[in-house]
């Protein structure tokens, strides 16, 4: 990097370098010198792969958290595309279903 599945309205932050940017992209709307982004330390949270323990005929379920990652403002912070419902004279808003991005996991050429 390509494909594939599975999950994505629960959870869970202090401290030091750093100095102005970040929320993936657009378009909103946020957080941000009361100190962004990164990067380090120490914690938390979760349970996708594993260990270890139970139960199950199988599928799987539950306990746990020694390793591997992930994660730790806002639902993936709304929304895009397309459908349906209801209000609105139109524009247009709500809701709600599919789907498109993305992300993380495991797997794969």
């Nucleotide at each position: 990097u390509u494909c594939u599945c599975a999950u994505c309205c629960a959870g869970a932050g202090a401290g030091g370098u750093g100095g102005a940017g970040g929320g993936a992209c657009c378009g909103g709307c946020c957080c941000a010198a009361u100190g962004a982004a990164a990067c380090c330390u120490c914690g938390g949270c979760a349970a996708c792969c594993u260990c270890a323990g139970g139960c199950a005929a199988c599928a799987g379920c539950c306990u746990a958290a020694a390793g591997g990652u992930g994660c730790u403002a806002a639902u993936u912070c709304c929304a895009g595309c397309a459908g349906a419902a209801a209000g609105a004279a139109u524009a247009c808003u709500u809701u709600c279903u599919g789907g498109c991005a993305g992300a993380u996991g495991a797997g794969u050429g």

The RNA shown here (SAM riboswitch aptamer (S box leader)) has 109 nucleotides.
The sequence was found by an Rfam model in a public genome assembly.